[in-house]
RNA sequence: GCCCUCUUAACUCAGUGGAUAGAGUAGUGGUUUCCUAAACCAAAAGUCACAGGUUCGAAUCCUGUAGAGGGUA
Numbered sequence: 001g002c003c004c005u006c007u008u009a010a011c012u013c014a015g016u017g018g019a020u021a022g023a024g025u026a027g028u029g030g031u032u033u034c035c036u037a038a039a040c041c042a043a044a045a046g047u048c049a050c051a052g053g054u055u056c057g058a059a060u061c062c063u064g065u066a067g068a069g070g071g072u073a
Stems, first nucleotide, its partner, number of pairs: 001072007010025004018056001028042004049065005
C1' cells in the first nucleotide's frame, strides 16, 4: 500500500429497515443490619464514533473520514 472485521450507557455486550434502543456488571437512592457486606426494590445514565446519501421510516443499507484489531507482499 491493498483486503477483511469491529466502534451502541462508566465497563462487557445484544439489537441485521418499523412501537419510547435494551441486558448484565459498576455507580446512586431505598429496605434490611448495631455497623459493613450480601440479598431485595427503585430510579438514573445514550449525539448508536463523525459527516453525507438511500428510504415513508436508518443503530441497521451505501459512500467518505477517524480510531482499534487481523490478514497479505
Predicted 3D model of a 73-nucleotide RNA (transfer RNA) from a bacterium. Rfam family: tRNA. Gene Ontology term of the family: triplet codon-amino acid adaptor activity.